Record summary: This is a predicted structure of a 475-nucleotide part of an RNA (small-subunit ribosomal RNA, 3' major domain) from a freshwater metagenome. The prediction has a mean pLDDT of 83.
Context: one part of a larger RNA
RNA sequence: UGACGGGGGCCCGCACAAGCGGUGGAGCAUGUGGUUUAAUUCGAUGAUACGCGAGGAACCUUACCAGGGCUUAAAUGCAGAACGCAUGAAGUGGAAACAUUUCAGUCUUCGGACGGUCUGCAAGGUGCUGCAUGGCUGUCGUCAGCUCGUGCCGUGAGGUGUUGGGUUAAGUCCCGCAACGAGCGCAACCCCUAUCUUUAGUUGCCAGCGGAUCAUGCCGGGGACUCUAAAGAAACUGCCAGCGCAAGCUGAGAGGAAGGCGGGGACGACGUCAAGUCAUCACGGCCCUUACGUCCUGGGCCACACACGUGCUACAAUGGUUGGUACAGAGGGCAGCUACCUGGCAACAGGAUGCCAAUCUCUUAAAGCCAAUCACAGUUCGGAUCGGGGUCUGCAACUCGACCCCGUGAAGUCGGAGUCGCUAGUAAUCGCAGAUCAGCAACGCUGCGGUGAAUACGUUCCCGGGCCUUGUACA
Numbered sequence: 001u002g003a004c005g006g007g008g009g010c011c012c013g014c015a016c017a018a019g020c021g022g023u024g025g026a027g028c029a030u031g032u033g034g035u036u037u038a039a040u041u042c043g044a045u046g047a048u049a050c051g052c053g054a055g056g057a058a059c060c061u062u063a064c065c066a067g068g069g070c071u072u073a074a075a076u077g078c079a080g081a082a083c084g085c086a087u088g089a090a091g092u093g094g095a096a097a098c099a100u101u102u103c104a105g106u107c108u109u110c111g112g113a114c115g116g117u118c119u120g121c122a123a124g125g126u127g128c129u130g131c132a133u134g135g136c137u138g139u140c141g142u143c144a145g146c147u148c149g150u151g152c153c154g155u156g157a158g159g160u161g162u163u164g165g166g167u168u169a170a171g172u173c174c175c176g177c178a179a180c181g182a183g184c185g186c187a188a189c190c191c192c193u194a195u196c197u198u199u200a201g202u203u204g205c206c207a208g209c210g211g212a213u214c215a216u217g218c219c220g221g222g223g224a225c226u227c228u229a230a231a232g233a234a235a236c237u238g239c240c241a242g243c244g245c246a247a248g249c250u251g252a253g254a255g256g257a258a259g260g261c262g263g264g265g266a267c268g269a270c271g272u273c274a275a276g277u278c279a280u281c282a283c284g285g286c287c288c289u290u291a292c293g294u295c296c297u298g299g300g301c302c303a304c305a306c307a308c309g310u311g312c313u314a315c316a317a318u319g320g321u322u323g324g325u326a327c328a329g330a331g332g333g334c335a336g337c338u339a340c341c342u343g344g345c346a347a348c349a350g351g352a353u354g355c356c357a358a359u360c361u362c363u364u365a366a367a368g369c370c371a372a373u374c375a376c377a378g379u380u381c382g383g384a385u386c387g388g389g390g391u392c393u394g395c396a397a398c399u400c401g402a403c404c405c406c407g408u409g410a411a412g413u414c415g416g417a418g419u420c421g422c423u424a425g426u427a428a429u430c431g432c433a434g435a436u437c438a439g440c441a442a443c444g445c446u447g448c449g450g451u452g453a454a455u456a457c458g459u460u461c462c463c464g465g466g467c468c469u470u471g472u473a474c475a
Base pairs, nucleotide, nucleotide: 001475002474003472004471005470007469008468009467010466011465012464013463015459016458019422020421021420022419023418026313027312028311029310030309031308032307033306034304035303042053043052064299065298066297067296068295069294070293077121078120079119080118081117083115084114087104088103089102090101091100092099093098106113107112124288125287127286128285129284133282134281135277136276137275138273140271145184146183147182148181149180150179151160152159153158164175165174166173190265191264192263193262195233196232197231198230199229200228201227205222206221209220210219211218236259239253240251241250242249243248315415319374320373321372322371323370324369325368331362332361333360336355337354340351341350342349343348381412386407387406388405389404390403391402392401428451429450430449431448432447433446434445
């Protein structure tokens, strides 16, 4: 000087407390361990691995295994050799890759060009090392810290500044001070959102005027309104009162759409964990080179006594079922999204039309509201599992796809010890869209809106952190 203490003081955080909902029990989905296997490819492992890399494993992907092939599948250039073998068509063997047979088969100024074949360099490797590395990332932590120049103090390590008194979300600001300044962080500048103004008025809008229709902004027209998208205004403790030297704090104060950081995002200091990644990529070293490269067929990554994590669906009446009816936002669409019509109980199919989209379409949002029914039961709850019949995608759904219909109807009656999330448009609950994508194992992920709470006395205690101080046989 640090680190540590079941030392002390001060202060924060869904850390506890106060609340609400879960998880741990059930079935299923998914990831992991283990076991099994010819292979069940590899990585990730307390917090910071486990719906993670994977934002799409039937083939492909694919890195694994079995079997069958090749010596170059792909790139580049040089040198050399023989050649027209390239390519196309047909056949044979074969699961395919591949092997093989027959026929047709380039230009030329004769130097060669072009193309493949062969040879040598050269390639290729998801082989090893993340403890050789770059880059990127997690984490402490959006915590308020981490440092420097000069000066001063100390023999020196070092200290001071950065401590102290207040204050703040903040090393934020003020006051004081052998310090005076500065840098990286904080904040602000950026984006979205809450209000208004201006500009603009199509594909969006429709108040007033006119017209048409069974009906609809459907038409003329209009820019008022909504909206769209560009520019601007607005919030600064600016004003008032009280307290205070000041910074600032308090106020159910005024005005205001918004008030004291208005809400959310992006943004992550010096560093820590030899943290993670050689399998995104790049790269040093090592290793393989008729194979650890590469092509193909089939299988595996989907196994299943079991154990754990994360989710979904439930156990019902604040509910289930049936009928009627209302209101979003944000996205996607040409090998695409499809109105509408017809067939089918349906998945869907056959026609047909619009749209490269504020125009057409996906698109009926669902919970909600109205009415009826069920009457507390393993049920009209719950839907696993299994049987049968189908639809669609795709070369192909046996291993191993999703969906529809009929039947079947399991466990489950609210979950032990324990444990997790959340402080407001949040939790809870309800649906919608998108990426990936032929299809889909999506209940995942990323967004979007609808409905919309309870509680916080407080900081004694648990966990993590910040500042000061103290002890130390630790570094």